A computed fold for a 391-nucleotide RNA from a Pirellulales bacterium, annotated as Bacterial RNase P class A. Rfam family: Bacterial RNase P class A. Rfam's curators write: Ribonuclease P (RNase P) is a ubiquitous endoribonuclease, found in archaea, bacteria and eukarya as well as chloroplasts and mitochondria. It is annotated as a ribozyme. The coordinates come from a structure-prediction model, not an experiment, and the mean pLDDT is 76. The sequence is in RNAcentral, with records from ENA. It is recorded under the gene name rnpB.
[in-house]
Parts: sequence; structure tokens; C1' cells
RNA sequence: GGAGAGGACCGGGCGAUCGCCGGCCCAGCCUGCAAAGGUUGAGCGGGAGGAAAGUCCGGGCGUCACAGGACAGGGCGGUGGGUAACGCCCACCGGUCGCAAGACCAGGGACAGUGCCACAGAAAACAGACCGCCGCGCGGCAGCGUCUAGUGCGCGGCAGCGCGGUAAGGGUGAAACGGUGCGGUAAGAGCGCACCAGCAGGCGAGGCGACUCGCCUGGCUCGGUAAACCCCGCCCGACGCAAGGCCAAACAGGGGGCAGAAUCGGUCCGAUUCGCUACGACUCCCGGGUAGGCUGCUUGAGGCGGCAGGCAACUGCCGUCCUAGAGGAAUGAUCGCCGCGCGGCCCGCAGGGGUCGCGGACAAAACCCGGCUUACAGGUCCUCUCCGCCG
Repeated sequence: GGAGAGGACCGGGCGAUCGCCGGCCCAGCCUGCAAAGGUUGAGCGGGAGGAAAGUCCGGGCGUCACAGGACAGGGCGGUGGGUAACGCCCACCGGUCGCAAGACCAGGGACAGUGCCACAGAAAACAGACCGCCGCGCGGCAGCGUCUAGUGCGCGGCAGCGCGGUAAGGGUGAAACGGUGCGGUAAGAGCGCACCAGCAGGCGAGGCGACUCGCCUGGCUCGGUAAACCCCGCCCGACGCAAGGCCAAACAGGGGGCAGAAUCGGUCCGAUUCGCUACGACUCCCGGGUAGGCUGCUUGAGGCGGCAGGCAACUGCCGUCCUAGAGGAAUGAUCGCCGCGCGGCCCGCAGGGGUCGCGGACAAAACCCGGCUUACAGGUCCUCUCCGCCG
């Protein structure tokens, strides 16, 4: 100097004017017995995000009498940790990719069973012979040699047919029943042997563990797919702030059905079922009214800083801070200066400076948190890897 990998952060700033929402405090006025409420004014503070998004997970909280069992359903799937919990996060193991830093994995089981592997190919799971190779036989073609000269004998060659052997070589395919070499064979084959890989068994060492390493023995070797159905292991009540609670008001103090003293019926908010327990007309069906106000509603598994422990995720202790709470939905508008990026022109050896023009991403709480996923103009910082050059 170039090319990469991992992580963190910012994403406009300052000032002025007018406007909006909440809180605290003071003063005035109104209502009220009081508590309290409403309104006006001044002052002091606060007022969207890293994703507020998607609604994909997990919870807090709330309601349902219990949330027990079975079955169904759903989720997860290497090991060990973290966490309130999780399908999340951290570390490690195994595998794939990369020179590397690193990235990725729906990572248990194919010997419980079922299914599928198109086309091509002989054959896609205990499969199989297309081309080939070898042996024997048949008859054909053309030779060579030989003698006792006959359609004799012997030798090999070429092509064809049949029978048998073969799965080493070639072909097909994403994938073909271990690989290389030597021997052996009629030709071949783990047929045998050496080394290697794999599998099974045994022993030892390391590790909490998943696993790793080493040695010994051996038949020689018994596809892929479960992100197909399935099997195995572990986990899971349901519904949700439009949850719920309080007040006021209004309606038709509406109509109908079942049911009975517990060995019964209904409710019991995952479809079903069992059990336990509570209740005892609670209940079921049809119809009518209301949709107003207050609350829930912001102090939290909270933020920030320091110290300690831990490889880390994170945890503990100490200190400090309070940082939106709207309710059809509040933070907006204008002006000035500065700053960032891009482009043109000018100056300068260069760093850079001046001037003009243009542009500034994704995007907005709605009960609150922990995650994941997706979107993002431009910019800053830290650590690491590789390549080249110079010293």
C1' cells in the first nucleotide's frame, strides 16, 4: 500500500421566535361539609427507536375453582453452561467451506417398520452383465509346418453362433457392494498378503461431557434419503390490555327450556377422556339495552459508573440517576450559523484551502420487558488474517 474477517458506535449540532403533551411547586377563581375536582397565570424539569417494524418465540401481569393423569396436538434435538424463560446467548465437540482470520449446520436413530431415488444404465440394495476378458464345443475363411500324400496330422490367426466362468478394465449416472500395490488364476475377484480407510469387539490414557488419542484382534467391508412418514429423548394449561377492575346511565323488574338432594345435573375457556375438589340453579336457548367516564398506565428480571469472579455469555457487591404516558392519538413550523457527503471551478509541490451548486438513510411508542428476523444514504473507532514493497 492492497484484499479480507470479526465487533462497537454515531446517524446532524448550536442559537432565536411562535406552537403542542405530561409532571412538580406557587398564586388566584369556581364547585363541595370534607376528601377531592375543575379552570387561569407565572416558574422549574421532562417528551420516540436501534430497529419503535414483523407479530416469529419467551415471559411479567390479568381472568378462568384445581392446572393432576392419559390420549391427541405443538415445540426442541451434539455436550456443558447462562438466563425469569426461550426456538435465544456463550464456550466446546463433530462435520462442510476458506491459504487464513473466520463463516455455516432444522447436528439423536436407516440394524423397529413403511416409502422414495426421475432419466440414463445390465443393474439403484444383498441388485446385476451392455461392451469386454477367459475356457469348451460347432462349423466357416485364409495360412504355416510336417509326413506314411490322405478331405491325414499338428500349430496358431480372423469373424460368427452356442454353453459356462468373471465383475478386475470400459461405459451410464448425483450416487454402482472399500482404495493402492504385489501375488495368484484359464481369465478374474479380499481369493491371499502388505499398507490405508471403515466397521465390530477388547484394553489403556485425557476430558464434567459431547468426544479425542494410542494399542490389540477380526469377518474382510453389510448405499442414500427422516428439511419423507416414523421411532427415541426432553419440554409445553388456555385466552389475552380490545386482559381485567371501579363508577354512572339505559333497557323489556323480557320470553322459553332442563333439573333435583347427590349413586344427580350444569359450569369447570387446548378437541376428547379419567380423577380430585368447589359450587347447587349456579345453568342452556331466543330477544332487548349500553359502548360513556375513571383506572390498569409507567420504579423496572431498569439505566449509568466502579470493583470482584468467570475463557465467555453473565453474576455478585457498592455508588448514582428517574430518562414519554398520549387517548383518534402530543415533540411541529420558520430563520441564522456551523458541520458531514458528492460534483464543478480556482489556488497550492503536497497535506490542504476558497467559492458555487446539490444532497442527508431506514423510519415513529400505545401494558411492559428478554430475544430473533428484516430495512438502513453516509461516517467513526477497535482487534485480527493474508499478499506485495521498503527499512